[in-house]
Transfer RNA from Candidatus Acidifodinimicrobium mancum, 72 nucleotides, folded computationally. The organism belongs to Candidatus Acidifodinimicrobium, within Archaea. It matches the Rfam family "tRNA". The family's RNA type in Rfam is transfer RNA. Model confidence (mean pLDDT): 84 of 100. The sequence is in RNAcentral, with records from ENA and Rfam.
């Protein structure tokens, strides 16, 4: 340099046009002599960035930044 994969909550990841989710972690409550485990509830997201298409974009298109891989 060319091609491909990836970037979504603190962490790991799902979601591939129609209200952004799961697990762990965090906070509160229950349970326990107590801690843990277990149960219930809650907070937390400019979906890498900027444009475009669309009634509607995390999702499709273009550009760009970063990470990984293959080829050169």
């Nucleotide at each position: 340099g060319u091609c491909g994969g990836g970037g979504u909550a603190g962490u790991a990841c799902a979601g591939c046009g129609g209200u952004a989710g799961u697990a762990c972690g965090c906070c509160g409550c229950c349970c326990u002599c107590a801690u843990g485990a277990g149960g219930c509830g809650g907070a937390g997201g400019u979906c890498g960035u900027g444009g475009g298409u669309u009634c509607a974009a995390a999702u499709c298109c273009c550009a760009u930044c970063c990470c990984c891989g293959a080829c050169a």